[in-house]
RNA sequence: AUUGAAAAAGCCAAACUCAUCGUGAGGUGAGGACGGAAAGUCGUGGGUCUCCAGCAGAUCGCCAGACCGCCAUAA
Numbered sequence: 001a002u003u004g005a006a007a008a009a010g011c012c013a014a015a016c017u018c019a020u021c022g023u024g025a026g027g028u029g030a031g032g033a034c035g036g037a038a039a040g041u042c043g044u045g046g047g048u049c050u051c052c053a054g055c056a057g058a059u060c061g062c063c064a065g066a067c068c069g070c071c072a073u074a075a
Base pairs, nucleotide, nucleotide: 003072004071011036012035016031017030018029019028020027021026034061040067041066042065044064045063046062047059048058049057050056
């Protein structure tokens, strides 16, 4: 390189609760762990969702793509 079966240092944190922002989908912070080998970053394509319906938004923990990275494996 490849791969993610097993293990493991470290990492993230669903539902739910509280606070806060937003018309809303939802965002952020704290608690909390269902899970995750990219559940890291980017709304680029598709999907889904929202509204005050437009050259508008939300979601990357729905899928694909791009970029970067940890551990193990291994030539």

The prediction has a mean pLDDT of 82. Predicted 3D model of a 75-nucleotide RNA (c-di-GMP-I-GGC riboswitch aptamer) from Sulfurovum sp. Taxonomically the source falls in Sulfurovum (Bacteria, Pseudomonadati, Campylobacterota, Sulfurovaceae).